This is a predicted structure of a 73-nucleotide RNA (transfer RNA) from Herpetosiphon geysericola. Its Rfam family is "tRNA". It is annotated as a transfer RNA.
[in-house]
RNA sequence: GGGCCAUUAGCUCAACGGUUAGAGCACGCGGCUCAUACCCGCUUGGUUGGGGGUUCGAAUCCCUCAUGGCCCA
Numbered sequence: 001g002g003g004c005c006a007u008u009a010g011c012u013c014a015a016c017g018g019u020u021a022g023a024g025c026a027c028g029c030g031g032c033u034c035a036u037a038c039c040c041g042c043u044u045g046g047u048u049g050g051g052g053g054u055u056c057g058a059a060u061c062c063c064u065c066a067u068g069g070c071c072c073a
Base pairs, nucleotide, nucleotide: 001072002071003070004069005068006067007066010025011024012023013022018056028042029041030040031039049065050064051063052062053061
């Protein structure tokens, strides 16, 4: 220098262009226990990496930038 992939909750990840963006874990609260842990229940948590575009409608499609990873030279 060239190519490809990823970026969504604190973490790991889902989500056909459409009705309210979800799950597990974690945090918080409660139950259980003499108490802690385990276990069970409930709850909270999101400018979908930044910007722009297409569209009636974008996490999803297109462009660009950023960060990380892989390959080639």